RNA sequence: GAUGGCCGGACGGCCGCGGGGGCUGCAAGGCCCGCGAGGAAAGUCCGGACUCCAGGGAGAAUGGCGGCGGGUAACGCCCGCCCGGGGCAACCCGAGGGAAAGCGCCACAGAAAACAGACCGCCCCCGGCGCAGGUCGGAGGCAAGGGUGAAACGGUGGAGUAAGAGCCCACCGCGCUGGCGGCAACGUCGGCGGCACGGCAAGCCCCGCCAGGAGCAAGGCCAAAUAGGGGUCGCGCGGCAGCCGCAAGGCUGUCAGGGCUCUCCCGCCCGAGCGAUCCGGGUUGGCUGCUUGAGCCCGUCCGCGAGGACGGGCCUAGAGGAAUGGUCGUCGGCCCCGGCAACGGGGCUACAAGAUCCGGCUUACAGGCCAUC
RNA sequence: GCCUCCGGAGCUCGUCGGAAGAGCGGCGGCCCUCGAAGAGCCGCGCCCCCGGGUUCAAACCCCGGCGGGGGCACCA
Numbered sequence: 001g002a003u004g005g006c007c008g009g010a011c012g013g014c015c016g017c018g019g020g021g022g023c024u025g026c027a028a029g030g031c032c033c034g035c036g037a038g039g040a041a042a043g044u045c046c047g048g049a050c051u052c053c054a055g056g057g058a059g060a061a062u063g064g065c066g067g068c069g070g071g072u073a074a075c076g077c078c079c080g081c082c083c084g085g086g087g088c089a090a091c092c093c094g095a096g097g098g099a100a101a102g103c104g105c106c107a108c109a110g111a112a113a114a115c116a117g118a119c120c121g122c123c124c125c126c127g128g129c130g131c132a133g134g135u136c137g138g139a140g141g142c143a144a145g146g147g148u149g150a151a152a153c154g155g156u157g158g159a160g161u162a163a164g165a166g167c168c169c170a171c172c173g174c175g176c177u178g179g180c181g182g183c184a185a186c187g188u189c190g191g192c193g194g195c196a197c198g199g200c201a202a203g204c205c206c207c208g209c210c211a212g213g214a215g216c217a218a219g220g221c222c223a224a225a226u227a228g229g230g231g232u233c234g235c236g237c238g239g240c241a242g243c244c245g246c247a248a249g250g251c252u253g254u255c256a257g258g259g260c261u262c263u264c265c266c267g268c269c270c271g272a273g274c275g276a277u278c279c280g281g282g283u284u285g286g287c288u289g290c291u292u293g294a295g296c297c298c299g300u301c302c303g304c305g306a307g308g309a310c311g312g313g314c315c316u317a318g319a320g321g322a323a324u325g326g327u328c329g330u331c332g333g334c335c336c337c338g339g340c341a342a343c344g345g346g347g348c349u350a351c352a353a354g355a356u357c358c359g360g361c362u363u364a365c366a367g368g369c370c371a372u373c
Numbered sequence: 374g375c376c377u378c379c380g381g382a383g384c385u386c387g388u389c390g391g392a393a394g395a396g397c398g399g400c401g402g403c404c405c406u407c408g409a410a411g412a413g414c415c416g417c418g419c420c421c422c423c424g425g426g427u428u429c430a431a432a433c434c435c436c437g438g439c440g441g442g443g444g445c446a447c448c449a
Base pairs, nucleotide, nucleotide: 001373002372003371004370005369006368007367009331010330011329012328013327014326015325017036018035020033021032022031023030024029038351042362043361045360046359047358048357049356050215051214052213053212055266056265057264058263059262062211063210064209065208066207067081068080069079070078071077082096083094084093085092086091097206098205102204103203104200105199106198119146120145121142122141123140125138126137127136128135129134154172155171156170157169158168173195174193175192176191177190178189179188180187181186219288220287221286222285229279230278231277232276233275234274235273238255239254240253241252242251243250244249257270258269259268260267281448282447283446295314296313297312298311299310300309301308302307332349333348334347335346336345337344338343374445375444376443377442378441379440380439383397384396385395386394391429399417400416401415402414403413422438423437424436425435426434
């Protein structure tokens, strides 16, 4: 230097706080015991569990992901590998499908910016001038060199030519294709093609894959209170047939209608009100969801690893405007000053804190420790 | 706790990836005046909240952070 992991003050006294258990007491209460924030509890950026929208299937739209294989409940996370790039190296970084399906964009500069093009330049020929080097004009050939640009229509070298050019040759690149190795990404060895195919998809888009929506203020139960109020809007209280009935009406079937958080289908529910929204009014109560869970620790085995299987042990916050605090003493750690030293004095001791619960990512963090290379 | 939107001049905002303007306000000058104020005219200022990435090129596209705003309880 690189990588991976861990800790993030310790002990004691006093006064307090929130749950739980026990004893006592008619009760109010009292006493005792035990527990009480984090590696990020954070940002709310992903993924799930759970709950409601009754359930199932298909599709559209929208959003996301994107080398290959594996892990996982799942993931945009993790592990291993491949390819590309960086580093002397250990190692690090990569939103890493498709630009020969289509559309779009490529400013400025430059001759030309996507069906290429010719400013300077190079070359042959003809004519004028000149003794000549050359220069001017015309008819052509070329794209090597210069110049512009982020990018100039394969690169390097040779052969060739008037000069040149994949025009030809070798290697590299690119495309197509065959053998071998690998589960695969891909690698490697050949054959063919003379080059046709600029970049951008974190622009639209195409391909493949994954997602229904809302969220614990979800949801369930109980209690209290009221003007159990009003306005607006939407869909309705339906049709037909049969039966019963004197009738009002009722029942059954069927077809429509409405609801099921975008559409359709199956299916279920609805039958007289239901739903949305606004104004006004009332409570700002209790219980539950609520913490035993993809849980933590140890061991063995399997696996390169992420991880998995089995066995044993442990219980580790559940508050609800929200507890986990304050103070004192001793000892630590770091810095400064004095001192030869022992030591003395002063300062600092981070980031930040549960709110349904997990798995990740990202961000913040005084200081310190361990292991490997 | 959960959901959602925004960020540019002092304020309010427009802008299809080619380098930033408009209105109001501020300052300075001119005009006018003995001097000033007001009106009018002319001029001046902003590198887009921060960091990284994609791209030749980013205020704009993507990711992360920071800051700010709004909404969501139940009962009838």
Predicted 3D model of RNase P RNA and transfer RNA as a complex of 449 nucleotides. Its mean pLDDT, the model's own confidence on a scale to 100, is 79.